[in-house]
RNA sequence: GGGUGGGCUAGUCCGGGCAGCUCGGCGUUGCCUGUAACCCGAAAUCGUCGAUAUGCGGGGGACGAAGGCCUGCGGGAGGCACAGGCUCUUUUCGCAACAGCCCAUGCAUCUGACUGAGAAGUCCCGUCCCAUGGGGAUGGUGCUGUCAUAGGGGCUUGCCGGAGGGCAUGUCUCUAUGGCUUAACCAUGGGAAACGGCUCAGGCCCGGAAGGGAGCAGGCUUACCAUGGGCAACCAUCGCUCAUGGGGUUGCGGGAUGGAGGAAGAUGCAUGGUGUCUGGGCGGAGAGAGUGGUGUCGACUGCAGGAUGCCCACCC
Numbered sequence: 001g002g003g004u005g006g007g008c009u010a011g012u013c014c015g016g017g018c019a020g021c022u023c024g025g026c027g028u029u030g031c032c033u034g035u036a037a038c039c040c041g042a043a044a045u046c047g048u049c050g051a052u053a054u055g056c057g058g059g060g061g062a063c064g065a066a067g068g069c070c071u072g073c074g075g076g077a078g079g080c081a082c083a084g085g086c087u088c089u090u091u092u093c094g095c096a097a098c099a100g101c102c103c104a105u106g107c108a109u110c111u112g113a114c115u116g117a118g119a120a121g122u123c124c125c126g127u128c129c130c131a132u133g134g135g136g137a138u139g140g141u142g143c144u145g146u147c148a149u150a151g152g153g154g155c156u157u158g159c160c161g162g163a164g165g166g167c168a169u170g171u172c173u174c175u176a177u178g179g180c181u182u183a184a185c186c187a188u189g190g191g192a193a194a195c196g197g198c199u200c201a202g203g204c205c206c207g208g209a210a211g212g213g214a215g216c217a218g219g220c221u222u223a224c225c226a227u228g229g230g231c232a233a234c235c236a237u238c239g240c241u242c243a244u245g246g247g248g249u250u251g252c253g254g255g256a257u258g259g260a261g262g263a264a265g266a267u268g269c270a271u272g273g274u275g276u277c278u279g280g281g282c283g284g285a286g287a288g289a290g291u292g293g294u295g296u297c298g299a300c301u302g303c304a305g306g307a308u309g310c311c312c313a314c315c316c
Base pairs, nucleotide, nucleotide: 001316002315003314004313005312006311007310008309011063012062013061014060015033016032017031018030019029023050024049025048026047027046038059039058040057041056067308069306070305071304072303073302074301075300078297079296080295081294082293085291086290087289088288089287090286091285092284093283094282095281097276098279099278100277102273103272104271105270106269107268108267109266110265111264114261121257122256123255124254125253126252127251128247129246130245131244132243133242134241135240136238137237138236139235140234141232142231143230145180146179147178148177149176150175151174152173153172154171155170157168158167159166160165185229186228187227188226189225190224196221197220198219199218204213205212206211
């Protein structure tokens, strides 16, 4: 120094890579690729670390100087980046109008509701709308003016009387009756404490008396209020009606004329057209997949080289 056997220790293996995440490493995630080959727990607003980062916490198995490490040269699954080639698929826009579909027209064939109880065609009218006018309905509003006669009242003025008062005049106004007029009338009920009228018991005032006066309550009445009826000149509206004029007339209905067809549908052909509904064509833009190119990372793997323990026994 080498070999065989035994022992010990350091140590090694029980996977690795890419993407994603992150300032960055690793893990939990996705993907790729290995081994004869581990288990449990937690972990994305996360877990654990800091270029000595290639997980954390707990347990187990195999091996042991075996393996792992370093250097160089290769093969290489797969990922990523860049450029954007080729192929396919797909979305969208435009063009054209090739085919289909659709629409219109024409022609042919067939069917055909209806049809001499009268088809097509032609003409007219109604139904519908608008306007105007008449009527009607409903509602609103409204319900006259004037003259004459008689009587009353307020106010003015004059005269007379002893008081109350009397006579006359002018003016305003109210009531009743009658006439005329108007569409403007009727009935019932209420109704003016005083500021409307008439009549006014009692009481009051003047007076010798006769008589007269003011006048409360009451009664009557007017204004006024309410209700009902009537009227309708006026206003408004209209599930009504008539007339006239205009509009509309696809539908429905009616009439006249006409005298035998006929709305519509199916199929085929032709012509024309629209649409972008379907397919196809051309062009533009976008998306996806596959494949190829360059670069890079790279599981796994081939070859070569290097460094990397100790002790004991025996043999050479």
This is a predicted structure of a 316-nucleotide RNA (Archaeal signal recognition particle RNA) from Methanomicrobia archaeon JdFR-19.
It matches the Rfam family "Archaeal signal recognition particle RNA". Its Rfam clan is "SRP clan". For this family Rfam cites "Structural and energetic analysis of RNA recognition by a universally conserved protein from the signal recognition particle" (Batey et al., J Mol Biol, 2001).
The organism belongs to Methanomicrobia, within Archaea.
The sequence was found by an Rfam model in a public genome assembly.